This is a predicted structure of a 113-nucleotide RNA (Guanidine-I riboswitch aptamer) from a Cyanobacteriota bacterium.
Model confidence (mean pLDDT): 81 of 100.
Lineage of the source: Bacteria > Bacillati > Cyanobacteriota.
RNA sequence: CUAGCCAGCGUCUAGGGUUCCGGUUUGCGUAAGCGUCAAAUGUCUGGUCCAAGAGACGCAAUCAGAUUCUAUCCAUAGAAUCUGGUUCACGGAGGGAUAAAAGCCCGGGAGAA
Numbered sequence: 001c002u003a004g005c006c007a008g009c010g011u012c013u014a015g016g017g018u019u020c021c022g023g024u025u026u027g028c029g030u031a032a033g034c035g036u037c038a039a040a041u042g043u044c045u046g047g048u049c050c051a052a053g054a055g056a057c058g059c060a061a062u063c064a065g066a067u068u069c070u071a072u073c074c075a076u077a078g079a080a081u082c083u084g085g086u087u088c089a090c091g092g093a094g095g096g097a098u099a100a101a102a103g104c105c106c107g108g109g110a111g112a113a
Stems, first nucleotide, its partner, number of pairs: 008059005015050002020047002022044001023041005028035002061086011088108001090111001094106003
């Protein structure tokens, strides 16, 4: 200097919208309460839903060590359990999915440092 791995998954959160539920408004019906009705509304704090590379936790993975067990050419190998480590991380525009949008995906991309 170049290339690769670490950079996987799950449950959530910040955040996100509006299919569905609920809310609200209007219409319709009703004497009224109200409604198996219709339309609009996310500029409705909500439930369902989507959701982080640069958010949280956990698991997996990997590395090191310890203990136990197994094999054996006696010095190594393998397995299980336990403990510990696994850094850093500025970032568009544009496009895509879903009902729709987004810190989702393209994307740890382009670019910058």